RNA sequence: GUCCGAACGCAGGGGUCCGGGCCGACGCCCGGUGAGAGAGUCCCUUUGAACCUGAACCGGGUCAUGCCGGCGUAGGGAGCGUGGGCCCCCGCCUG
Repeated sequence: GUCCGAACGCAGGGGUCCGGGCCGACGCCCGGUGAGAGAGUCCCUUUGAACCUGAACCGGGUCAUGCCGGCGUAGGGAGCGUGGGCCCCCGCCUG
C1' cells in the first nucleotide's frame, strides 16, 4: 500500500409465559409458542427488535397466552482490548 470485517480474549446485559391434570398451597407431570419457559453459555452487547417501556394498547386467531401482525425509521437498552493474508520501500545484522 492493498485485500479481508469477522475472529479471538476479557467483561457485561436479558427473559422465563399460557392451558390442562394431580393439589388447599408449595411443587410435579402433560400440552402450546419459542433459541431459551430459572433453562441451555440459550439469546444479546451500540452495525444494539436480546430485552424493557408505551401496554390492562389496536387488529386477527386460540381452550388460553406477546400465539401472529401492527405499534416500530417510537422511547430506552449491556463494551473494551488485540488484528490477519499478500505486495512494495527504507534501515540494521549475518553469510
Molecule: TPP riboswitch aptamer (THI element)
Organism: Pseudomonadota bacterium